[in-house]
RNAcentral holds the sequence, with entries from ENA and Rfam. Transfer RNA from Modicella reniformis, 73 nucleotides, folded computationally. The organism belongs to Modicella, within Eukaryota. Its mean pLDDT, the model's own confidence on a scale to 100, is 81.
RNA sequence: GCUGAUUUAGCUCAAUUGGCAGAGCAACCGCCUUGUAAGCGGUAGGUUAUAGGUUCAAUUCCUAUAAUCAGCA
Numbered sequence: 001g002c003u004g005a006u007u008u009a010g011c012u013c014a015a016u017u018g019g020c021a022g023a024g025c026a027a028c029c030g031c032c033u034u035g036u037a038a039g040c041g042g043u044a045g046g047u048u049a050u051a052g053g054u055u056c057a058a059u060u061c062c063u064a065u066a067a068u069c070a071g072c073a
Base pairs, nucleotide, nucleotide: 001072002071003070004069005068006067007066010025011024012023013022019056027043028042029041030040031039049065050064051063052062053061
């Protein structure tokens, strides 16, 4: 330098080929317990990497950029 993959909650990952963004763990509150852990219930937490484009509507499609990983040279 070229090609490909990935980027979504604090972390790990979904979102069925465009139609209200979810789960587990972690955090917080409560229940349970003599107490702790475990268990149960609930709450909060997202400018979907950035900038544009298409569309009535974009995490999803297109373009560029950035970061990480892999391959080729």